[in-house]
RNA sequence: ACUUAGUCUUAGGGCGGGGUGAAAUUCCCCACCGGCGGUAUCCCAGUUUCUGGGGAGCCCGCGAGCGCUUCUUUAUUUUAAGAAGGUCAGCAGAUCUGGUGAGAGGCCAGGGCCGACGGUAAUAGUCCGGAUGAAAGAGUUGAAAA
Numbered sequence: 001a002c003u004u005a006g007u008c009u010u011a012g013g014g015c016g017g018g019g020u021g022a023a024a025u026u027c028c029c030c031a032c033c034g035g036c037g038g039u040a041u042c043c044c045a046g047u048u049u050c051u052g053g054g055g056a057g058c059c060c061g062c063g064a065g066c067g068c069u070u071c072u073u074u075a076u077u078u079u080a081a082g083a084a085g086g087u088c089a090g091c092a093g094a095u096c097u098g099g100u101g102a103g104a105g106g107c108c109a110g111g112g113c114c115g116a117c118g119g120u121a122a123u124a125g126u127c128c129g130g131a132u133g134a135a136a137g138a139g140u141u142g143a144a145a146a
Stems, first nucleotide, its partner, number of pairs: 003144002006141001008139003016030004031126002033115002035062004042054005057113002065091002067088001068085006095111005117129003
């Protein structure tokens, strides 16, 4: 330094103004927000052909929720409760145009688009709730093995 299984810590932002209405932070107009890893024609620094750091909501992948499947209990015919799985990928996600260039999915300019479930005096990415939860991942610490 790498590998393995652990410990501990940590790990999400956003409705401001106006309109309609009996009622809307939910509708309409103008706003606001963008988890994690990877990639890098960009940026910064240095000991400058190398090294380090930063850099994508919509390029590749991951995560939470609902669903689904399995098991148990209950009910007795598909009801209710609990637990597990992360296989399935159903809900399930969204990017174009111009410029530069050898090359753009990432840079520059402009336009566009997307956002679980349940709740609500009215339809919610932004309010309330499950959630003092879970978790991709980041860091940390001691150990084991080679």
A computed fold for a 146-nucleotide RNA from Desulfosporosinus acididurans, annotated as FMN riboswitch aptamer (RFN element). Lineage of the source: Bacteria > Bacillati > Clostridia > Eubacteriales > Desulfosporosinus. Its Rfam family is "FMN riboswitch aptamer (RFN element)". Rfam describes the family as follows. The RFN element is a highly conserved domain that is found frequently in the 5'-untranslated regions of prokaryotic mRNAs that encode for flavin mononucleotide (FMN) biosynthesis and transport proteins. The coordinates come from a structure-prediction model, not an experiment, and the mean pLDDT is 76.